Predicted 3D model of a 73-nucleotide RNA (transfer RNA) from a Chlamydiota bacterium.

C1' cells in the first nucleotide's frame, strides 16, 4: 500500500424489494410488598461513525473519509 467484512439507544441486536427506526437488558416514575428483591403498568433517550452525491423522499443506492476486525503484500 490492497482486496473484504462491521459501525443503528449506555450494551446487545433487529429493520425484507428506499417510504416519517424498533426489540431485549440498562434508566426513571407509578402500583402491588413492612423494607429489598422481584413482578406488572407508564415513561425518557437515536443528526442511523462523519462528508457529499442520486431521488419527491436515503439506515438502506453512488463515491470519499474515520475507526475497529481480517487476509494479502
Nucleotide at each position: 500500500g490492497g482486496g473484504c467484512c462491521u459501525g443503528u439507544a449506555g450494551c446487545u441486536c433487529a429493520g425484507c424489494u428506499g417510504g416519517u427506526a424498533g426489540a431485549g437488558c440498562a434508566c426513571c416514575a407509578c402500583a402491588a410488598u413492612g423494607g429489598c428483591a422481584u413482578u406488572g403498568u407508564g415513561g425518557g433517550g437515536g443528526u442511523u461513525g462523519u462528508c457529499g452525491g442520486u431521488u419527491c423522499g436515503a439506515u438502506c443506492c453512488c463515491g470519499a473519509u474515520c475507526a475497529g476486525g481480517u487476509c494479502c503484500a

The coordinates come from a structure-prediction model, not an experiment, and the mean pLDDT is 80.
Rfam family: tRNA. Rfam links the family to the GO term triplet codon-amino acid adaptor activity. It is annotated as a transfer RNA.
RNAcentral holds the sequence, with entries from ENA.